The RNA shown here (Bacterial RNase P class A) has 376 nucleotides and comes from Marinilabiliaceae bacterium UBA5488. Rfam family: Bacterial RNase P class A. Rfam's curators write: Ribonuclease P (RNase P) is a ubiquitous endoribonuclease, found in archaea, bacteria and eukarya as well as chloroplasts and mitochondria. It is annotated as a ribozyme. The source organism's lineage runs through Bacteria, Bacteroidota, Bacteroidia, Marinilabiliales and Marinilabiliaceae.

RNA sequence: UCAGCAGGCCGGUCUGUCGCUUAUUGUGAAAACAAUAGGAGGAAAGUCCGGACAACAAAGAGCGCCACACUUCCUAACGGGAAGAUAUCCGCGAGGGUAUUGUAGUGUAACAGAAAACAACCGUCCUGCGUGCAGGAUAAGGGUGAAAAGGUGGGGUAAGAGCCCACCGGUGCUGCAGGCGACUGUGGCAGCCGUACGCCAUGUGGGUUGCAAGACCAUGUAUAUCCCGGUUUCCUUAGGGUACAGGACUGCUCGUCCUGAUGGCAACAGCCGGGAAGGGUAGGUCGCUAAAGGCUUUGGGUGACCAAGGUCUCAGAUAAAUGACAGGCGCCAAACUUGUUUGGUACAGAAUCCGGCUUACAGGCUUGCUGCUUUU
Numbered sequence: 001u002c003a004g005c006a007g008g009c010c011g012g013u014c015u016g017u018c019g020c021u022u023a024u025u026g027u028g029a030a031a032a033c034a035a036u037a038g039g040a041g042g043a044a045a046g047u048c049c050g051g052a053c054a055a056c057a058a059a060g061a062g063c064g065c066c067a068c069a070c071u072u073c074c075u076a077a078c079g080g081g082a083a084g085a086u087a088u089c090c091g092c093g094a095g096g097g098u099a100u101u102g103u104a105g106u107g108u109a110a111c112a113g114a115a116a117a118c119a120a121c122c123g124u125c126c127u128g129c130g131u132g133c134a135g136g137a138u139a140a141g142g143g144u145g146a147a148a149a150g151g152u153g154g155g156g157u158a159a160g161a162g163c164c165c166a167c168c169g170g171u172g173c174u175g176c177a178g179g180c181g182a183c184u185g186u187g188g189c190a191g192c193c194g195u196a197c198g199c200c201a202u203g204u205g206g207g208u209u210g211c212a213a214g215a216c217c218a219u220g221u222a223u224a225u226c227c228c229g230g231u232u233u234c235c236u237u238a239g240g241g242u243a244c245a246g247g248a249c250u251g252c253u254c255g256u257c258c259u260g261a262u263g264g265c266a267a268c269a270g271c272c273g274g275g276a277a278g279g280g281u282a283g284g285u286c287g288c289u290a291a292a293g294g295c296u297u298u299g300g301g302u303g304a305c306c307a308a309g310g311u312c313u314c315a316g317a318u319a320a321a322u323g324a325c326a327g328g329c330g331c332c333a334a335a336c337u338u339g340u341u342u343g344g345u346a347c348a349g350a351a352u353c354c355g356g357c358u359u360a361c362a363g364g365c366u367u368g369c370u371g372c373u374u375u376u
Base pairs, nucleotide, nucleotide: 002371003370004369005368006367007366008365009364010363012329013328014327015326016325017324018323020039021038022037023036024035025034026033027032041347045358046357048356049355050354051353052352053210054209055208056207060254061253062252063251065206066205067204068203069202070084071083072082073081074080085100086099087098088097089096090095101201102200105199106198107197108196109195121142122141123138124137125136126135127134128133129132150168151167152166153165154164155163169193170192171190172189173188174187175186176185177184178183214286215285216284217283225276226275227274228273229272230271231270232243234241235240244260245259246258247257248256262269263268293312294311295310296309297308298307299306300305330345331344332343333342334341335340336339
């Protein structure tokens, strides 16, 4: 120099003319006009997580269902983030991925193969009969397969086998040292010795729905019609209790709570609850932006972040404003006459708000690190 890896920031700006919109102030009866201060992001996207907030009168327990699962820390919280551990994969490398609780039980591993964990096809050994048959033993050798009962060597055996021994590997228990810890290093003991994945189990968390949540005001019709259920039992000091029925954030159950209006009874009417058909309105205000807020300084921390101080208020639209045109600058590319010409300038637009994750992005600046080649 070139090519990469990991991180941070920017991704437009100035002037003029005209236009839109929010707030404040002034003038005006009002409409409106003027001035000042503002006006779409790093992802506003996806709607995938977590919350704030709201409603369900209060809100509990269990089950179901769902999510997560190594260690320590951060956070309001998270299935998120930071720094690590072990196993494993990719890369020459800087680095980048994936996985991680438990194993008592249970299931699966197609095809091939004798057999996928209760194994015996070939082979080997022994016995019998007699020349290839029968019985028994075996899992060291061969084959099949992704995987075949840890590996090497020795002893032993009829032949063999962790059957026994030595060393190695795995697993379990354990001493010492290091680490907050997951774990690491190094010893000892035990012949304990299939692998992978699922179901299952354990622990932690989760009520439901979501700003189209919800609250209020105005206007207006039909205080009408039909259907179903209930309007119940006993005691009493008249406060209430009991039984029964109905109902109450949620998929179910329990607990707890609320309701039970009458007219002597029936019928009926009224009342309570649910539903059907039909009618009216669909207008306005709030929620709606001062916050787990932005910027900055100092201190602490490997870091994510934390603490203290200072300073600022930076969209609240409602069918949806935040712009249009012209010129210049900035950035990029190409050409050549080396300072001119031409072209381009990404992804993309708030709608309750915030913290994450994922996806898209022309180009520019910057910090640390890696590799090849060459020069010094």